Predicted 3D model of a 73-nucleotide RNA (transfer RNA) from Negombata magnifica. The organism belongs to Negombata, within Eukaryota. Its mean pLDDT, the model's own confidence on a scale to 100, is 81. The RNAcentral record of the sequence draws on ENA.
[in-house]
RNA sequence: ACCUUUGUAGCUUAAUAGGGAGAGCAUUUACCUUGUAAGUAAGGGGUUGUAGGUUCAAAUCCUGCCGGAGGUA
Numbered sequence: 001a002c003c004u005u006u007g008u009a010g011c012u013u014a015a016u017a018g019g020g021a022g023a024g025c026a027u028u029u030a031c032c033u034u035g036u037a038a039g040u041a042a043g044g045g046g047u048u049g050u051a052g053g054u055u056c057a058a059a060u061c062c063u064g065c066c067g068g069a070g071g072u073a
Base pairs, nucleotide, nucleotide: 001072002071003070004069005068006067007066010025011024012023013022019056027043028042029041030040031039049065050064051063052062053061
C1' cells in the first nucleotide's frame, strides 16, 4: 500500500432479507438484616465510531475518513 472483518449503555453483547433501540453484569434507591454479603422490587444510563448519500423510514443499504483484529506483498 491493498484485501477481509469489526465498532451499539461503564463492560460483554442482541436486534432473523430497512419499520417501537433491548438483555446480562455493573451502578443508584427501597425492602430484607443488629450490620455486611446474598436475595427481592423499582429506576437511571445509548444523538448505534465519524461525515455524507439513498429511502416515507437506516444500528441495518452505499461512499469517504478514524480506531481494533487478521491476511497478502